[in-house]
């Protein structure tokens, strides 16, 4: 000085003028109907994505099964989660660090193109062995997978000993994989040691098995006031032999029921509320490796309702170029590079708007600070 990781802060500040709205109190006034006046408030770190997770409203007296749906390593957080936080264990990466498709492939199906003789219990193109006919290189039978080819992958692996030749056929060391222990860990695991000759690719983010978990709708949920019309016409079902309902699907069993469902016309969709004080933010202590938890302390930070939260002008901060002054450091006979202060000029400022709330994940994105890794000079 390059390049890389991983984490913080912030998302311009101030004043002024003129608009918008919410609140509280105040003037007017029959009346919060309209207006006017102080005062204090007014878009995010992702308000996006609509991918989870509750909070809260509404059905549901309760209960069995099917099918459906969601997670999958261990321990802690957590209201709660597919989230965090720590750890294991695989893969990347020189590394700092990063991902997660982490239960099972010996319960079963099923997939691996082409290529090859075969890609799940399979197979012999070339080869080697053995015999039989033949004679210069053939054919037929047996046996073999050690040797060579395809392939991403060929069914352990490396030396000896055995074979007609060969093969875990034997054996010795190694790997796997099962079984039985030892130590360390709460555990996932990691570590040794012994027994077996057993040798079982690789997908389950294929179909599935295990295990544990699950009622649904959703602020356009709900609740209220008010208002209008044609308590219209037809039609099937039913009224204890139970149509219909009972908020994902089916079935069974349960409850409530005289009315239900289709088809054709007609009216209404107007206000209030739900609507922001919270699993709130900040600070401090104690506990814990952390997430986070307890105690104390201080704070009140939109609530719109076709959508308010704006513009303008001054100054300042910030980040980019040019000019210039001051003062280094390195290089050199060059007219060059690097950095600091200090003035003056342009010019810029990303992504991007609340909509019941909230805890997160993902995704987009300016500016600044700090840590740790690896390269290279040069002392």
């Nucleotide at each position: 000085g390059g390049a890389g990781u991983a984490g913080g802060u912030u998302g311009g500040a101030u004043g002024a003028u003129c608009g918008c709205u919410g609140g509280u109190c105040c003037c007017c006034u029959u009346g919060u109907a309209a207006g006017g006046g102080a005062c204090g408030g007014g878009a995010g770190g992702a308000a996006a994505g609509u991918c989870c997770g509750g909070g809260c409203u509404c059905c549901g007296c309760a209960g069995g099964g099917c099918a459906g749906g969601g997670u999958g390593c261990u321990g802690g957080g957590u209201a709660a989660c597919a989230c965090c936080c720590a750890g294991u264990c695989u893969c990347g990466g020189u590394g700092a660090c990063g991902a997660g498709c982490a239960g099972g492939a010996a319960a079963g199906u099923g997939c691996c193109a082409c290529a090859g003789a075969a890609a799940g219990c399979a197979a012999a193109c070339c080869g080697c062995c053995c015999c039989g006919c033949a004679c210069a290189u053939g054919c037929a039978g047996g046996g073999u997978a050690a040797g060579g080819g395809u392939g991403a992958a060929a069914c352990g692996g490396u030396g000896a000993g055995g074979u007609a030749a060969g093969a875990g056929c034997u054996u010795a060391c190694c790997a796997g994989u099962g079984c039985c222990g030892g130590u360390g860990g709460u555990g996932a695991c990691a570590u040794c040691g012994g027994c077996a000759g057993c040798u079982a690719g690789g997908c389950a983010a294929a179909c599935c098995c295990c295990a544990c978990c699950c009622g649904g709708a959703g602020c356009a949920a709900g609740a209220c006031c008010a208002a209008a019309u044609a308590g219209g016409a037809g039609a099937g079902c039913g009224u204890u032999u139970g149509a219909g309902g009972g908020c994902g699907g089916c079935c069974c069993g349960u409850c409530c029921a005289a009315g239900c469902u289709c088809u054709c016309g007609g009216g209404u969709a107007g206000g209030u509320u739900g609507c922001u004080u919270g699993a709130g933010c900040c600070c401090g202590c104690u506990g814990g490796c952390a997430a986070c938890a307890g105690c104390g302390g201080a704070c009140c930070u939109a609530g719109a309702g076709g959508a308010a939260u704006g513009a303008u002008c001054a100054u300042u901060g910030c980040c980019u170029u040019u000019c210039u002054c001051c003062a280094g450091c390195c290089a050199a006979u060059a007219g060059g590079g690097c950095a600091g202060g200090g003035g003056a000029a342009a010019g810029g400022g990303a992504c991007a708007g609340a909509a019941c709330c909230c805890g997160g994940c993902u995704u987009a994105u300016g500016a600044c600070c700090u840590g740790c890794u690896c390269c290279a000079a040069a002392u």
Bacterial RNase P class A from a Syntrophobacteraceae bacterium, 379 nucleotides, folded computationally.
It was read from a public genome assembly, where an Rfam model found it.
Its mean pLDDT, the model's own confidence on a scale to 100, is 76.